[in-house]
The RNA shown here (SAM riboswitch aptamer (S box leader)) has 102 nucleotides and comes from a marine eukaryotic metagenome. The RNAcentral record of the sequence draws on MGnify. Model confidence (mean pLDDT): 81 of 100. It matches the Rfam family "SAM riboswitch aptamer (S box leader)". From the family's description: The SAM riboswitch is found upstream of a number of genes which code for proteins involved in methionine or cysteine biosynthesis in Gram-positive bacteria.

RNA sequence: UUAUCAAGAAAAGCCGAGGGAAUGGCCCUAUGACGCUUUAGCAACCUGCCACGAUUUGUGUGCAAGGUGCUAACUCCAGUUCGAGAAAUCGAAUACAGAUAA
Numbered sequence: 001u002u003a004u005c006a007a008g009a010a011a012a013g014c015c016g017a018g019g020g021a022a023u024g025g026c027c028c029u030a031u032g033a034c035g036c037u038u039u040a041g042c043a044a045c046c047u048g049c050c051a052c053g054a055u056u057u058g059u060g061u062g063c064a065a066g067g068u069g070c071u072a073a074c075u076c077c078a079g080u081u082c083g084a085g086a087a088a089u090c091g092a093a094u095a096c097a098g099a100u101a102a
Base pairs, nucleotide, nucleotide: 001102002101003100004099005098010039011038012037013036014035018028019027020026023078024077025076040071041070042069045067046066047065048063049062050060051059052058075097079094080093081092082091083090084089
């Protein structure tokens, strides 16, 4: 810089008090969270393979071997604008920030 972020996928062992980026909320957590390791799985961004097309780039309801990533909650929610509503709130668009890949 570009693309995606509503779907999907967890067990065991170790550790022992915090964790969910930050602030607030809300939530998870001694029925052991978070983290680490192993195994398993999800997905299909890149490579590879396959198919088609084309002759060189390409395309994909394909495969999942390799490189990443991921496996609580929509990126857990938030700001702004518009619409609905008596309100609570709901819907749509979008900004900032963030995550992942190339």